[in-house]
Context: one part of a larger RNA
RNA sequence: CGCUGGCGGCGUGCCUAACACAUGCAAGUCGAACGAGAAAAGUCCCUUCGGGGAUGAGUAAAGUGGCGCAAGGGUGAGUAACACGUGAAUAAUCUGCCUUUGAGUCUGGGAUAACCUGACGAAAGUUAGGCUAAUACCGGAUAAGACCACGUCUCAUAAGAGAUGCGGUAAAAGGAGUCUCAAACUCCACUCAAAGAUGAGUUCGCGGACCAUUAGCUAGUUGGUGAGAUAAAAGCUCACCAAGGCUACGAUGGUUAGCCGGCCUGAGAGGGUGAUCGGCCACACUGGAACUGAGACACGGUCCAGACUCCUACGGGAGGCAGCAGUGGGGAAUUUUGCGCAAUGGGCGAAAGCCUGACGCAGCAACGCCGCGUGAGCGAUGAAGGCCUUCGGGUCGUAAAGCUCUGUCGGGUGGGAAGAACACAAUGACGGUACCACCAAAGGAAGCCCCGGCUAACUCCGUGCCAGCAGCCGCGGUAAUACGGAGGGGGCGAGCGUUGUUC
Repeated sequence: CGCUGGCGGCGUGCCUAACACAUGCAAGUCGAACGAGAAAAGUCCCUUCGGGGAUGAGUAAAGUGGCGCAAGGGUGAGUAACACGUGAAUAAUCUGCCUUUGAGUCUGGGAUAACCUGACGAAAGUUAGGCUAAUACCGGAUAAGACCACGUCUCAUAAGAGAUGCGGUAAAAGGAGUCUCAAACUCCACUCAAAGAUGAGUUCGCGGACCAUUAGCUAGUUGGUGAGAUAAAAGCUCACCAAGGCUACGAUGGUUAGCCGGCCUGAGAGGGUGAUCGGCCACACUGGAACUGAGACACGGUCCAGACUCCUACGGGAGGCAGCAGUGGGGAAUUUUGCGCAAUGGGCGAAAGCCUGACGCAGCAACGCCGCGUGAGCGAUGAAGGCCUUCGGGUCGUAAAGCUCUGUCGGGUGGGAAGAACACAAUGACGGUACCACCAAAGGAAGCCCCGGCUAACUCCGUGCCAGCAGCCGCGGUAAUACGGAGGGGGCGAGCGUUGUUC
């Protein structure tokens, strides 16, 4: 792709344009860090019936601050490289949250957003003045220990360990609970140091593509001294000096490609491959850059440039689905703009809880694997009918009809979970699902390919080198088991056949 199609379970589902994307959602949370703080409905009260007050509520939205946003999720463009795999090194390094241990948390200060008042702008937004708080920010004190410099001793591989003196470095006086208040205690935070755990950075040995119709390549290039940068060794960067370094054991160049555990095939050795799942890497419209931070040079952050799209009052602005759905396009071809946070996991929070297109489920698709059904028994005047015939008969064929049963799936009725944990209680998207019982009824459920040899399965009619078949050999020119139809037969079966690809 063609024909056909009953059910269930478990999986899988843009291999092409890393093409462009309408719309919705996918990262928030904390009032037990902080200041400030509505409106409406509803309820109650007053009322001159116009309305007013209280509650709603310290709620909502916004702001300062903390943590998270570097995880989770996607994709395979780039990359032939210490990217990956494996084994080492780090005496050359860092590590928020978590665990353990030790020492602390003293005393002060000035601002700023929100808010109010103004100004500019179409908008996005910007700006001036004034007020205020903190676990925001900045001083001072303290220094078990840590860091830097100097001196001494021991071990060692060269920088590691112990002791001494000098200089520099911290805190949140915080929040909550018990308490009438205070004090005190407890919990959560905070600072420094040591150790652990986890995660990460860097370096090295070895290993895995093709082309020699690519043979020479290289000036920060190779090495040294010094300095800078970095958490960290190093031309990583810079100044100076030397002229080195790689290469036929394939440098350089070009082409292709994410790598692996695995997967397919095979008796194995091998060959092919890298979908789903798991580990690592790289990327986030294209190119470049840094900021913040324990961690990014950051998919849903910032800045610059470019292409594209959109808004505009033409001055200027906004955006990035290779997140989940979905749309157009490309294509032989790949799904719902679904439900839920009930479970597992994650972020924040003391907790209640909130968020979570991760995830759990459902939907669509015979796309794959597995299971089940489309009935069972009896039934010969071997009925009718079809086909063949040597006209006697043979065959479809116990097949049908008929009789007696059964009830899987599907349908109906009734019941109805586990998955739910945590002292009790409450809490299920799936789902009235799975499952159980009963009811009716053979009723609703079989096709596809092939039959010359390879290769299981044969006759008749039509056609007449025509029409056609064909994987190879080949078949067809008047009796074609090879074309087309029929009867019969063979194979597989909710699939069958074909095409493509791999072994």
Annotation
This is a predicted structure of a 503-nucleotide part of an RNA (small-subunit ribosomal RNA, 5' domain) from Nitrospina watsonii. The organism belongs to Nitrospina, within Bacteria. The full RNA is in RNAcentral, with records from RefSeq. It matches the Rfam family "Bacterial small subunit ribosomal RNA".